[in-house]
RNA sequence: GCUCUGUUGGCCCAGUGGCAAGGCGUCUGCCUCGUAAGCAGAAGAUCGUGGGAUCAAUCCCCACACGGAGCA
Numbered sequence: 001g002c003u004c005u006g007u008u009g010g011c012c013c014a015g016u017g018g019c020a021a022g023g024c025g026u027c028u029g030c031c032u033c034g035u036a037a038g039c040a041g042a043a044g045a046u047c048g049u050g051g052g053a054u055c056a057a058u059c060c061c062c063a064c065a066c067g068g069a070g071c072a
Stems, first nucleotide, its partner, number of pairs: 001071007010024003018055001026042005048064005
C1' cells in the first nucleotide's frame, strides 16, 4: 500500500429499513438482627466521525479515525 472484518449504556453482546433486546454491573424497595443471596422495580446507549441515497437509517452507499486478520 491492497483486500476482508469489527466499532451499539460502565463491561459483554443481539438487532439485515419503521425511534435498540438481553446478561453482568449500578441505584431504590422488599426480605434479614445485619450482610450476602433471593424477589420486585428504576436509571443508563445523539448506535466511532462526517457526508449521501430514502418519506424514514444501528441497518444501504462513500470518505475518514481506531482495532483485528490476510496479502505484498
Overview:
RNAcentral holds the sequence, with entries from ENA. Predicted 3D model of a 72-nucleotide RNA (transfer RNA) from Blyttiomyces sp. JEL0837. Its Rfam family is "tRNA". Rfam links the family to the GO term triplet codon-amino acid adaptor activity. Rfam's curators write: Transfer RNA (tRNA) molecules are approximately 80 nucleotides in length. Taxonomically the source falls in Blyttiomyces (Eukaryota, Opisthokonta, Chytridiomycota, Chytridiomycotina).